[in-house]
RNA sequence: AAGCAUUUCCUAGCGCAUGAGCUUCUAUGGAAGCUGACGAGGAGAAGGUUGUCGAAUUUUCAGCGGAUGCCUUCCGGCGGGCCCAGUCGAUAGGGAUGGGGGAAAACGCUCGCGCAAGCGGGCGGACAAGACCAUCUCAGGGCGCGGC
Repeated sequence: AAGCAUUUCCUAGCGCAUGAGCUUCUAUGGAAGCUGACGAGGAGAAGGUUGUCGAAUUUUCAGCGGAUGCCUUCCGGCGGGCCCAGUCGAUAGGGAUGGGGGAAAACGCUCGCGCAAGCGGGCGGACAAGACCAUCUCAGGGCGCGGC
């Protein structure tokens, strides 16, 4: 140094805190704080951009940063071959129906911390969409090859 093993991290509803709201102190000027996204899902490459799904409904407001979304191009998959169009991303075409899997917060009880606003934990706790599977259905244009 390589390789192997173990441990930690592996985050994207994520982070921040300018406005705002709230709390405490204080001579109303301020000081110190608190709140500010609930999970699911999500990455071929580059650029751009106001970035998915549902749950909840007092700020999950307005804002900043980030971001796996979306758009364009490139690469790649999908019909017997090639190109265009379409669509998708190595689980790689669309639609319908059915199946399927089913979350956390919320809410109730409770414990701890804090003067408080609040924060954290435990128990109980119902419910989603997408994923995925099956069946049916749709799938244009051009060129060329082969067979009849």
About this RNA
A computed fold for a 148-nucleotide RNA, annotated as glmS glucosamine-6-phosphate activated ribozyme aptamer. Rfam family: glmS glucosamine-6-phosphate activated ribozyme aptamer. The family's RNA type in Rfam is riboswitch. Rfam links the family to the GO terms regulation of gene expression and catalytic activity. It was read from a public genome assembly, where an Rfam model found it. The coordinates come from a structure-prediction model, not an experiment, and the mean pLDDT is 76.